[in-house]
RNA sequence: CCGGAAAAAGCCAAACCCUUCGUGAGGAGGGGACGGAAAGUCACGGGUCUUUGUUUAAAAAGACAGCCGGGCUGCCACAA
Numbered sequence: 001c002c003g004g005a006a007a008a009a010g011c012c013a014a015a016c017c018c019u020u021c022g023u024g025a026g027g028a029g030g031g032g033a034c035g036g037a038a039a040g041u042c043a044c045g046g047g048u049c050u051u052u053g054u055u056u057a058a059a060a061a062g063a064c065a066g067c068c069g070g071g072c073u074g075c076c077a078c079a080a
Base pairs, nucleotide, nucleotide: 004076011036012035016031017030018029019028020027021026034066040072041071042070044069045068046067047064048063049062050061051060052059
């Protein structure tokens, strides 16, 4: 540097439930594990979703990083 859950030590936590914030998508805390080798982080490009709006629209403001791509950063060592 490229690869990888082979092992070891660990880490994160889907759906769902409870509480709470938000018009909403959704967020936060607790429980819980579907899964993850970046399921760490960033809304940069695309995409999906929400709200307003509308003349079919366009557009504006938001949400999603566990939708895809990309930027930055990181543990381990069977092997190269």
Molecule: c-di-GMP-I-GGC riboswitch aptamer
Organism: Nitrospirota bacterium